[in-house]
RNA sequence: GCCGCGGUAGCUCAGGGGUAGAGCACACCCUUGGUAAGGGUGGGGUCGGUGGUUCAAUUCCACUCCGCGGCA
Numbered sequence: 001g002c003c004g005c006g007g008u009a010g011c012u013c014a015g016g017g018g019u020a021g022a023g024c025a026c027a028c029c030c031u032u033g034g035u036a037a038g039g040g041u042g043g044g045g046u047c048g049g050u051g052g053u054u055c056a057a058u059u060c061c062a063c064u065c066c067g068c069g070g071c072a
Base pairs, nucleotide, nucleotide: 001071002070003069004068005067006066007065010024011023012022013021018055026042027041028040029039030038048064049063050062051061052060
């Protein structure tokens, strides 16, 4: 330099056009003599960035940043 994959909640990841979910973690509650385990409720992300297409973009397109892999 070229090609491919990935970037979404604190962490690990789903979701591939109709304004985002799970598990763990966190807060509160139930249960216990008290913990742990278990159950319930809740908070937390405008989806790496900037443009474009669209009535509507996390999703499609272009450029760009970061990470990983392959080729040279």
Molecule: transfer RNA
Organism: Rhodovibrionaceae bacterium